[in-house]
């Protein structure tokens, strides 16, 4: 000098519940608060997983931009796995 695994300093991040906004809805932002992370920093490439507005099909019915059901993502989840990129510390 590298920098895999643990540990270690400074520290950092923040689930759930609430409360406010965006949003048809998953689900995101912000406050508050800590369940937990050594990447729970980033990035939807893969696979999963959740929604199902519009649309497509069916069936009801007071025949309407109605109600039901199913299909199903271009949306959503990196704190569900996997890959990429990057990163404080340095005692074994």
């Nucleotide at each position: 000098c590298c920098g895999a695994u643990u540990u270690u300093c400074c520290g950092g991040c923040a689930a759930a519940c609430c409360c406010g906004u965006c949003g048809a809805a998953a689900g995101g932002c912000g406050g508050c608060g800590a369940c937990g992370c050594a990447a729970a920093g980033c990035c939807a490439c893969g696979a999963g997983g959740c929604u199902a507005a519009a649309g497509c099909g069916g069936a009801u019915c007071u025949c309407g931009c109605a109600u039901c059901c199913g299909c199903a993502a271009u949306g959503c989840u990196c704190g569900u796995c996997g890959g990429g990129c990057u990163a404080c510390c340095g005692a074994a």
Molecule: c-di-GMP-I riboswitch aptamer
Organism: Gemmatimonadaceae bacterium